[in-house]
Context: one part of a larger RNA
Formats: sequence, C1' cells, structure tokens
RNA sequence: UCCGGCGAGUUGCUGGUCACGUGCGAGGUUAAGGUGUUAAGCACCGAAGCCGAAGCGAAAGCGAGUCUGAACAGGGCGAAGAUGAGUACGUGGCCGCAGACCCGAAACCGAAGCGAUCUACCCAUGGCCAGGGUGAAGCUGGGGUAAAACCCAGUGGAGGCCCGAACCCGUAACUGUUGAAAAAGUUUGGGAUGAGCUGUGGGUAGGGGUGAAAGGCCAAUCAAGCUCGGAGAUAGCUGGUUCUCCCCGAAAUAUAUUUUGGUAUAGCCUCGGGAAAUGAGUUCACAGGAGGUAGAGCACUGGAUGGGUCCGGGUCGUGAAUAACGAUACCUCCCCCAACCAAACUCCGAAUGCCUGUUGAAUGCUGCCCGGGAGGCAGUCGCGGUGCGCUAAUGUACCGUGGCGAGAGGGAAAGAACCCAGAGCCUCAGCUAAGGCCCCGGAGUGGCGGCUCAGUGUAGCAAAGGAUGUGAUCUUGCUGUGACAACUGGGAGGUUGGCUUAGAAGCAGCCAUUCCUUUAAAGAGUGCGUAAUAGCUCACCAGUCCAGCGAGGUCGCGCCGAUAAUGGUCGGGACUUCAAGCCGCCCGCCGAAGCUAGGUCUUCAUGCGCAAGCAUGAGGGGUAGGGGAGCGUUCCCACAGCAGUGAAGCCGGGGCGGAAGCCUUCCGGUGGAGCGGUGGGAAGUGAGGAUGCCGGA
Repeated sequence: UCCGGCGAGUUGCUGGUCACGUGCGAGGUUAAGGUGUUAAGCACCGAAGCCGAAGCGAAAGCGAGUCUGAACAGGGCGAAGAUGAGUACGUGGCCGCAGACCCGAAACCGAAGCGAUCUACCCAUGGCCAGGGUGAAGCUGGGGUAAAACCCAGUGGAGGCCCGAACCCGUAACUGUUGAAAAAGUUUGGGAUGAGCUGUGGGUAGGGGUGAAAGGCCAAUCAAGCUCGGAGAUAGCUGGUUCUCCCCGAAAUAUAUUUUGGUAUAGCCUCGGGAAAUGAGUUCACAGGAGGUAGAGCACUGGAUGGGUCCGGGUCGUGAAUAACGAUACCUCCCCCAACCAAACUCCGAAUGCCUGUUGAAUGCUGCCCGGGAGGCAGUCGCGGUGCGCUAAUGUACCGUGGCGAGAGGGAAAGAACCCAGAGCCUCAGCUAAGGCCCCGGAGUGGCGGCUCAGUGUAGCAAAGGAUGUGAUCUUGCUGUGACAACUGGGAGGUUGGCUUAGAAGCAGCCAUUCCUUUAAAGAGUGCGUAAUAGCUCACCAGUCCAGCGAGGUCGCGCCGAUAAUGGUCGGGACUUCAAGCCGCCCGCCGAAGCUAGGUCUUCAUGCGCAAGCAUGAGGGGUAGGGGAGCGUUCCCACAGCAGUGAAGCCGGGGCGGAAGCCUUCCGGUGGAGCGGUGGGAAGUGAGGAUGCCGGA
C1' cells in the first nucleotide's frame, strides 16, 4: 500500500415539548396488588394517585374573582363576552438527566498492590591492583657543639607522590544513525595504594527512597516508578460517521458573554397550521415627505495671502517731561478690495437611495402571524464611497452592491472571485451571447477609407524629459522687384571708442539708448584665435543659381528614455501599405449545458374524473441544513410455497427498473442442506476514508 472481516445518534427514565394516529370526552387514566386462563401472554377487578374542568395572593385566605389599598377609587393578574378540551396509550422529531454519535489526551485519585537481579547510598563478609621511578620521617656511622641544634654519607621505604598494563572511567575526532549495537567501533585520552576497583549476602519504596547535587538515579520509564482500579475521567479541541431518488435551501451579521476558533437570543433556511381576498408583498409610474452627503461657498467657527485705509503700539526727533507736537520703507485691531483652505466650518446644496399612499399599471402568493427542525455567528474577491498604510500590498478596518462561497457550461493560452451565461434527461437538428474567423483550431487570407516601419503591435507595464520620425490641420514670415541652401566676392573709415590695465587694439572686465562717416553692405562686433597685435569667421551686402523657403501651435500613430539572474517569446507558428497591426464604417460566418425544435422523467398549481389518470400552465444548479418517497440486510409472526429430480453461497451468461436494486421458472458451472414470496413486526440494518481495529498478501 492493497484485499477481507469488524467499525460511530443507541438505550433507559409513566421526564419535558411538539406533530401525527387511536380510544373516551368535562372528563381521561389506572399503579401496586388481586382473580381467571395460558407455553409466553391476555382478559377482568382494583381511582389510591396523576392530568384537566378557576383563579388571585408571599401567605393565612377568599373565590368569577382576587391582590394592593382607608377605599364600593385606580392599577396588576384572571373569568366571561366573540373562540370552554382535555386525557390515556402508540409512533416519530427535538430537548433534559444519564458515558448519550465513535475513537483520542497531558493528567488526578487509592490505608490497593509489584519492584533496589538496573541504578543511588548504606551494612556484613571476601577478592584484586604487571613493571618501573622518586626517596619523607626514623635509624646507623662520620663531622660538629659545653650539651644541643646543625651538616655529610649510608640505611630506610613514607605519599588521596610520578610513569605505565590489568582493572575502572569516557577527553577529542572520525565512523555508525532502517547501526554489528535502542549509546557501539577505531584512534586518542583520564585514574591506576585510593574519597580505589570488585564478588556474594543484606537494607532503604513512590510526594517516598537515595543523591561528593546533574532534578541525577529508583529494571531501555522519572519535575513524582510500574500494575490494577475509580473509568467509558474530562477534552468549548482534531479526526471519522456507512444505501438511493425527489422538493426547498442558508450563514460567515446584530446584541451579550473570563467573550472573540465556544454559546444564547434576534436576522437569514426548512416543515406544518392560521388570518386576510374590497388582502399582504414586489416592481414601475404618479403624488406627498424627511435629510445636510457629492459639489460649492466663506455668511458663522477656525486656518491662510497680498493691497488699501486707519485706531493703537514701537522707533527716531523737538521738548524739563511719563505732557504735547512732528517724522517713520516697523507691528497692527476694525473696516474695504482681491484671491484661497476645512472629517469634527455652512449663507447654500444635488443625483441616487429611503419613507408614505382608500392612486394607476404589471406580477401572481413571493408578504404577515403561530408552532416543530435547523444550520450559521473564521468569510472572500470585483466595482462604488471612506479610515489606517506610502491615494503600497491577493494589506487592514467599515458601508453599499454583485459574484464566489454552495455554480457546472463558453471566453480570458492556463486561472474560485473578471466577461458571457444559471446545467432534470436524450438528439449525427436550428439561432445566438461574450469572444472570435491565416495555420495549430470551428468560422473571412471579407469589403471600403485612413494610419504605423517601430516586429511598434498582434489579450498585459511605464514617467518626467528629449528629438528636422511621419500623417492631418491651423496661425504667421520671406519669396520671379529672385526668397531658402550652396558657391564667388565684399565685410570699410574716425578708432587701438572711453575707463581699467604690464597690455586690453570688435572679442578678460567696467561704462555708454552703442555715436558719426564712406557705402551695395559692413555690429564701437557672433564665435575661434593672440601675451597684446595679427589671422580665420559670423551678422550684413552684391553676384551666380533657381522655386518655393522658414517659424510657431493643435491632433493621430510611431522613436529614445527602457536594467535580473539556465535561451528567448504575441498561447505558439508566424504576420509589414492587397497586415494576420492600429482607427472608423459595413456585410457574412463560427461560437455555450443560453434560446428554439422534437421526445421523455418529475414537482407544484388549476380544471375534469369515484379512482387510476388526463389536459393546461409554471418549475426541477446546489454546500451546511429542513422536508418527502423508496431500495436492501438480520431476526420474529401469519398465510401460501420451493428444495438430494439439488436449498443457500460462489463463478459466468442473459434480462428488467428512474436509482438504491431486482429476476433468471426449463441458461450454464460449482456447491451439498436449507430457502425465499406476500402482509405485518423488531433492529447489533448498509463502509473508502477515523496516522481506525484484527487477519492476509
């Protein structure tokens, strides 16, 4: 991993509640017990009790009333009035109490028990430590001293002494890591006469021991051992929860919460019942309303700029002076002019939306009330309006709206949320939507008019800024009295203007309305150049030449700006003025589970019918979830059956039904003793999932 078997909403409680069914009904009903009979069981007796028929009050109590109260008041609850129904049992839904759908803890507890053959420490009694080194005290001899001390030599053999095997340990590295091994191997290393190592026997036990202390160790288990028990502990958590078809179909919100991944109530779903038909709902129109958003505005509240005017202040002056006067290019209230800003400003003020209606039209039960059952209260993206953030995020918080969620189909290469469009089933029929029509690849190498040369683009990025790209259009200047470009020639004189300066001569710098003259024209000079001159050049003029030449704006399409990691990309191939690119107009076609056509199943409503059913109309995507109808398994009862002339089971063939499934009588094989049908009843009643359990491969 696969296969087979097993595997999860059950049962009890004369508890609750609701629906349906049955009996009786202002009543209903028995319990224990008893009697009869029987195989269980059933029938009868048995109102004690329970529920209901009356309520109100805390209660005594009173009673169609009662409580409060001084009250014959008011008010609360109640009866009647208009509408008095319960009760017992059965079945089903849900709830309560119980393990309560199943599996799952980490843990807690117990005068319960088992453990010190591992290990910690202790007690008793034994055992072990090659070899080598160092050489303490003491002693002896000699020296030495008054005697000692002391010195030297020898002897001696001390030590948690030194080196190093056994033995004990486990420092470092590597290997090993489904190992040779649930802790090792190799090399290396520490201790090795000691607080040493070790055999045997014995002791201490679970909130307890033991601990040269690491929360270490107490049998591969230790911040409280193991076994059994309480025990099915508890688990607002995770996982799993088994046949079919039909109808409807959510929510991820509000409020509260030791609450935020839970729960309760409401909202939203479903099922049943009811009221209302002069009806409720929805949509549109019309009519009437409330409002302070977008925008705008500055009248208020604040912010903020310039100017004018001017009260006041400052500064300066005159003055003895804080008086008074004068001056002022300083500050400035109010007022005036002009132009502004605001979520918490408003003199104003929409569009939508919202509310209302004896209105009109459309729709056709969608609305409302009561009751049973839920699920859900983690949402998500797009668009519109906002806060936070960086007017970042598939970001975060909120409102509205649509979709996804729970929605298949077509398009967007691929793709929950975008565009189109809501799938009962069938068809080798038709039309369309979005989007497409050169090939991949269904349909145009369609038509007309423009644009683009950048492979721009062809379904995925781009800015400021830059440029004789190119098309359209507008404004304007020059031009056969010859423009623009090019070429030839000229480009002068006062003068080297003045100042400055070492120099400053058109050309370092400063000044000057920058003048005058000769001229066809020529600046007190456009740039290069020199130390300064010189030189080259421009403006300007003439000639040659000849027909257009320049400047600015707007719009279309392009260009540069343009940078990411394995070889690139429009999905790919590929496509360039008869485009397969872009813009505009037009025709045709393709294209979906949309629409149409035909057939068929089913639900609801209406009509007809005794019914079976028929007709017409409208429906049938679906997660959580509600409702309905069925299939199958085991056992029991009744009835009628099958079976050694071969039951069940198994293997195959054939057939039937809308599915679960069913049939096979005279289909075949195997098998060898029970089995199914109809009508009821009762459940250990359906398997693919639970790191499910057991077995097998």
This is a predicted structure of a 697-nucleotide part of an RNA (large-subunit ribosomal RNA, domain II) from a Gemmatimonadaceae bacterium. NCBI's taxonomy places the organism under Bacteria, Pseudomonadati, Gemmatimonadota, Gemmatimonadales, Gemmatimonadaceae. Model confidence (mean pLDDT): 85 of 100. RNAcentral holds the full RNA, with entries from ENA.